[in-house]
Molecule: c-di-GMP-I riboswitch aptamer
Organism: Bacillota bacterium
Parts: sequence; structure tokens; C1' cells
RNA sequence: AUCGAAAAAUGGCAAACCUAUCGAAAGGUAGGGACGCAAAGCUAUAGGACCUUUCUCUUUAUUUUUGAAAAAAAGAGAGUGGUAGCCUGGCCACCGAA
Repeated sequence: AUCGAAAAAUGGCAAACCUAUCGAAAGGUAGGGACGCAAAGCUAUAGGACCUUUCUCUUUAUUUUUGAAAAAAAGAGAGUGGUAGCCUGGCCACCGAA
């Protein structure tokens, strides 16, 4: 110096909720607050999942309309933004006996 990992200790982060603020929303940031976390440190241009929103298409039932069409809901596809405290991956990292 490396592997190893029991015990102990120094410490760390901060869910819900509240306040302020940014955002159309999801959500972010700061303060309070602790449900939890051994990576709850970083990465959302590695992949999946979920949330948000825009467009297109399809389906359903109803209403309006002479009709065309329009409005609502659900699903699918393509985009937007987000979650690292949803999972896998990547990067980095504190203490430590035999």
C1' cells in the first nucleotide's frame, strides 16, 4: 500500500406537511420539519418505468348543428418538461479489528 469486513465512533442526507419563491403543469429552489436512507453523493444525451403537457390518430357515449363539424373521456403514436427518495447501468466516496 492492497484485500477483507465484525464492533464502535465522528458525522451526513432529509419524505409527508408548512412558509416563501420560480414554473402552464409535473416539479424545482430556500427555510422550517423528520418518514426514512450505508451511497437518499453525482449522472435524466445509457436503458426501462412513472408523472406532466402539446400535436396527430382511433374508439365510446352524449349534446349542439340542415350538414360539415365542434366539445368530453379513454387508448395509441410522436414530441416537451420532470422524477437519481422507482429500477438497472456509469462516475466518485467516510470509518474499520481478526